[in-house]
RNA sequence: GGGCCGAUAGUUCAAUCGUAGAACAAUCGGUUGUCACCCGAUAGAUGUGGGUUCAAUUCUCGCUCGGUCCA
Numbered sequence: 001g002g003g004c005c006g007a008u009a010g011u012u013c014a015a016u017c018g019u020a021g022a023a024c025a026a027u028c029g030g031u032u033g034u035c036a037c038c039c040g041a042u043a044g045a046u047g048u049g050g051g052u053u054c055a056a057u058u059c060u061c062g063c064u065c066g067g068u069c070c071a
Stems, first nucleotide, its partner, number of pairs: 001070007010024004018054001026042005047063005
């Protein structure tokens, strides 16, 4: 320098262009003599800038970062 893959919640991952969800973690409550386990609730996210579209996590282009292969 070139090819391919990826970037979503604190973490690990989902999501046919049509309400962004789950698990664990956090907070609050229940339970317990206390802690833990267990049960319920709450808060929390689409890397960045354009384009297409009524509508973009999704399609598309550039950039940034990470991984991998080739030279």
Transfer RNA from a Nitrososphaerota archaeon, 71 nucleotides, folded computationally. It matches the Rfam family "tRNA". The family's RNA type in Rfam is transfer RNA. Rfam's curators write: Transfer RNA (tRNA) molecules are approximately 80 nucleotides in length. Taxonomically the source falls in Nitrososphaerota (Archaea, Thermoproteati). The coordinates come from a structure-prediction model, not an experiment, and the mean pLDDT is 83. RNAcentral holds the sequence, with entries from ENA.